[in-house]
RNA sequence: CGAGGUGGUCGGAUGGCCGCGCGUCCGUCGGGGGCAACCCCGUUCAUGGCGUGAGGAACGUCCGAGCUCCGCAGCGCAGGGUGGCGGGUAACGCCCGUCCGUCGUGAGACGAGGACCAGUGCCACAGUGACGAUGCCGUUGGCGGCGCAAGCCGGCGACGGAGUGAAACGCGGCAAACUCCACCCGGAGCAAGGCCAAAUAGGAGGGCGCAACCCGUGCGGGGCAACCCGUCGGGGGAGAGGUGCGCUGCCCAGCCCUCGGGUCGGCCGCAUGAGUCGUCGGGUAACCGGCGGCCUAGAUGGAUGGCCAUCCGCGACGGCGCAAGCCGUCGUGACAGAACUCGGCGUACAGACCGCCUCGCUGA
Numbered sequence: 001c002g003a004g005g006u007g008g009u010c011g012g013a014u015g016g017c018c019g020c021g022c023g024u025c026c027g028u029c030g031g032g033g034g035c036a037a038c039c040c041c042g043u044u045c046a047u048g049g050c051g052u053g054a055g056g057a058a059c060g061u062c063c064g065a066g067c068u069c070c071g072c073a074g075c076g077c078a079g080g081g082u083g084g085c086g087g088g089u090a091a092c093g094c095c096c097g098u099c100c101g102u103c104g105u106g107a108g109a110c111g112a113g114g115a116c117c118a119g120u121g122c123c124a125c126a127g128u129g130a131c132g133a134u135g136c137c138g139u140u141g142g143c144g145g146c147g148c149a150a151g152c153c154g155g156c157g158a159c160g161g162a163g164u165g166a167a168a169c170g171c172g173g174c175a176a177a178c179u180c181c182a183c184c185c186g187g188a189g190c191a192a193g194g195c196c197a198a199a200u201a202g203g204a205g206g207g208c209g210c211a212a213c214c215c216g217u218g219c220g221g222g223g224c225a226a227c228c229c230g231u232c233g234g235g236g237g238a239g240a241g242g243u244g245c246g247c248u249g250c251c252c253a254g255c256c257c258u259c260g261g262g263u264c265g266g267c268c269g270c271a272u273g274a275g276u277c278g279u280c281g282g283g284u285a286a287c288c289g290g291c292g293g294c295c296u297a298g299a300u301g302g303a304u305g306g307c308c309a310u311c312c313g314c315g316a317c318g319g320c321g322c323a324a325g326c327c328g329u330c331g332u333g334a335c336a337g338a339a340c341u342c343g344g345c346g347u348a349c350a351g352a353c354c355g356c357c358u359c360g361c362u363g364a
Stems, first nucleotide, its partner, number of pairs: 001360010012311007020053006027043001029042005055335001059346002062344005067189004071250007079185005084098005099113001100111004114180002119178002121174003136161006143154004193268004203259006213235004218231005241252002275294008312333009
């Protein structure tokens, strides 16, 4: 100097004018709106002051969770996920380390990485033949028949070889084939779920349940009485229905089907979080702990924008210059926008900067 590998940071800046969303500016105050939850205005000032306002991927919706609801628990089945070993984490299919394998000169990158003697299945073409499979050549074992004999014919094996092929006497290959083994796993999702108000039709038609029994100076009725009927309360047991399926236990008296009608209003959930920055310590690392600092959207047809000026980065052309570089003109500045929140993975990305590492060339 060139080419690569890997990790990280930014992804326009400044000023002026105008325009937005949220929060806050004493509140158990005053006033107003509202049925209410709650909202608005005022209180010197509110037509103001202060603070804050998209991402590193907000995308994909592929995993994991927090949170909310579906009654709870245990056992089993079905279904699904992962797959060397160790560690990290709230958890994961993620991350770190390491072993093995593949690719690469290398730094590094990738890995559907347990089992083929539990079973089933597949191996195109070529080749006789790809599994209870064998055409050809050679050696050889023994059986049957014919023959005086030499030998001939038939069939059953074993070994070696040529040839085809990735693989051919086999404990071959494939499980990113079904399967077996080990470990793990409820479902749905903020349009979750609550609160307030309003409106309609306390609509119509059906199904499965609430057992028997006992107690009460309860209540009502009948009876001459024993007692009977109804009802209330308690016990008792029963138990429809309530998890993808089944069983057991607990809890719970209502549970469900079809048709039809009403409510498209408001408030909460709603942002302090497994948060982030710095520093010290532990650890190879992922990460963990201590101390200190910071608070950074919360909309609901959906806010953060428009105009002007200057600068910055990159590219092309032209000019000056030995060169470094300077000047001018033109062009250009990516992917892309929260909607419950996080940890990951995958995908997209113009351009700029920094660290570490590898290879090649050259010089000292």